[in-house]
Context: one part of a larger RNA
RNA sequence: GGACGAACGCUGGCGGCGUGCUUAACACAUGCAAGUCGAACGAACGGAGGAGAGCUUGCUCUCCAAAGUUAGUGGCGGACGGGUGCGUAACACGUGAGCAACCUGCCCUCAGGCGGGGGAUAGCCGGCCCAACGGCCGGGUAAUACCGCGUAUUGCAUCGGGAUCGCAUGGUCGUGAUGUGAAAGGAACUUCGGUUUCGCCUGAGGAGGGGCUCGCGACGUAUCAGCUUGUUGGUGAGGUAAUGGCUCACCAAGGCUACGACGCGUAGCUGGUCUGAGAGGACGAUCAGCCACAUUGGGACUGAGAUACGGCCCAGACUCCUACGGGAGGCAGCAGUGGGGAAUAUUGCGCAAUGGCCGAAAGGCUGACGCAGCGACGCCGUGUGUGGGAUGAAGGCUUUCGGGUUGUAAACCACUGUCGGGAGGGACGAAAAAAAUGACGGUACCUCCAAAGGAAGCGCCGGCUAACUCCGUGCCAGCAGCCGCGGUAACACGGAGGGCGCGAGCGUUGUUC
Numbered sequence: 001g002g003a004c005g006a007a008c009g010c011u012g013g014c015g016g017c018g019u020g021c022u023u024a025a026c027a028c029a030u031g032c033a034a035g036u037c038g039a040a041c042g043a044a045c046g047g048a049g050g051a052g053a054g055c056u057u058g059c060u061c062u063c064c065a066a067a068g069u070u071a072g073u074g075g076c077g078g079a080c081g082g083g084u085g086c087g088u089a090a091c092a093c094g095u096g097a098g099c100a101a102c103c104u105g106c107c108c109u110c111a112g113g114c115g116g117g118g119g120a121u122a123g124c125c126g127g128c129c130c131a132a133c134g135g136c137c138g139g140g141u142a143a144u145a146c147c148g149c150g151u152a153u154u155g156c157a158u159c160g161g162g163a164u165c166g167c168a169u170g171g172u173c174g175u176g177a178u179g180u181g182a183a184a185g186g187a188a189c190u191u192c193g194g195u196u197u198c199g200c201c202u203g204a205g206g207a208g209g210g211g212c213u214c215g216c217g218a219c220g221u222a223u224c225a226g227c228u229u230g231u232u233g234g235u236g237a238g239g240u241a242a243u244g245g246c247u248c249a250c251c252a253a254g255g256c257u258a259c260g261a262c263g264c265g266u267a268g269c270u271g272g273u274c275u276g277a278g279a280g281g282a283c284g285a286u287c288a289g290c291c292a293c294a295u296u297g298g299g300a301c302u303g304a305g306a307u308a309c310g311g312c313c314c315a316g317a318c319u320c321c322u323a324c325g326g327g328a329g330g331c332a333g334c335a336g337u338g339g340g341g342a343a344u345a346u347u348g349c350g351c352a353a354u355g356g357c358c359g360a361a362a363g364g365c366u367g368a369c370g371c372a373g374c375g376a377c378g379c380c381g382u383g384u385g386u387g388g389g390a391u392g393a394a395g396g397c398u399u400u401c402g403g404g405u406u407g408u409a410a411a412c413c414a415c416u417g418u419c420g421g422g423a424g425g426g427a428c429g430a431a432a433a434a435a436a437u438g439a440c441g442g443u444a445c446c447u448c449c450a451a452a453g454g455a456a457g458c459g460c461c462g463g464c465u466a467a468c469u470c471c472g473u474g475c476c477a478g479c480a481g482c483c484g485c486g487g488u489a490a491c492a493c494g495g496a497g498g499g500c501g502c503g504a505g506c507g508u509u510g511u512u513c
Stems, first nucleotide, its partner, number of pairs: 001513004006509005013382006019375002021340001026338003030335003035076003040073002043070003049064007083293003093217007102210003107206007115149001117147002124139006155180006162173004185198005219265003226256003231253008268290004272283004295316005318329004346372001348371003354368001355366004385415004395406004419454001421449005429440001457502005462483003468497005478485002
């Protein structure tokens, strides 16, 4: 000198863009943050409207019933998005290869198919238990829920044989036989034949996503020198989507290590950020990629996919409710509270945009996101006026008492109108055949109006280092980054005048280059 997610002191006009718990991965009141589909299904509510009957002819009763609503079954999504950095020195990350050892819902392309049956069950009804959470028994019902049967282009398994290729276990492409494996319907229209559309099943390919393996890279410590028994390898088996001690049985006795094993400490990694001429050093907030975690520890289930944050089970700690039998909970989501701390914001608005999930769509949901609020926390822009004005006014300070200085500074005169204020108009962002749709927002912006009015401080002045005098104090009180000042003339302390430097900031502290 630069930098900062900063803090502290004094001060503080406006705007734009960013940014804001670095500490206790401490505990959390309250609200919201993941739902959606009635065009899968039965049912309930609903009742536009219609029909019939009765008669007091405008009422009553009965039946049918569109739209709509929804607890339940079912489907898809809750594995994304959002948060945090505890753990992790590891194939976690980065980079480059590989899988002849793999998976892949939704999406895209292509080929073929969807026949015929069955038994349940929730909701519901009835009965019962229960403080609550909830549970038991009986009856009965539907499906794109569930289960057989039939069919099989191709798939899978076993066996046979061919072509071709490979470093290899073998791969690829044809082919024969046997066995095995599917499906679901809904909506609209209909001339009732069917058509269209959204789905369903099997298979091939793709895209995107994921899994696994390897080379290299990246930290401190040797005051850690030896470490290892599923350990290292083999055979076989199990397991997995898949290789593999991943697991198991048996066999062998190996494997790693001074190019630092093992241990201990520290730490999420990277793109990058800061600094520096560079080499390098330090860091890893915001944004982006990957990883890990979700009160602590363990476990599996479901599923195309699970560290399953707002799923399940068990155990621990903690909190809450209880009728004492038993239950409920998990903000490292967004706000917000307490606590800790030098220190870090609103229990705001909106789905208008972008994106996500569901849906045929209309649309619903979305604290993602878009905005607004708060904070000079940072960067940038801009204002606090402009010109004239000497009796060099008054006052202050100083003085050698002549004066000097503050100082064109002020007053005063003439002007201007940025920002702020008032009034009027008023967007882009919105998607274009037309119409509708804006949280921000009556915001930005434009026009007009008034009036210099509402808007300057902070640090320093001994040297380094730009800037000097007076008074007070008297080794006191105090200053101080270093050297050092202060003991009666202090340019170094305190005040004042003046000056210097920056300026809505200026200083201090901390950290880092």
Small-subunit ribosomal RNA, 5' domain from an uncultured prokaryote, 513 nucleotides, folded computationally. The RNAcentral record of the full RNA draws on ENA. Its mean pLDDT, the model's own confidence on a scale to 100, is 85.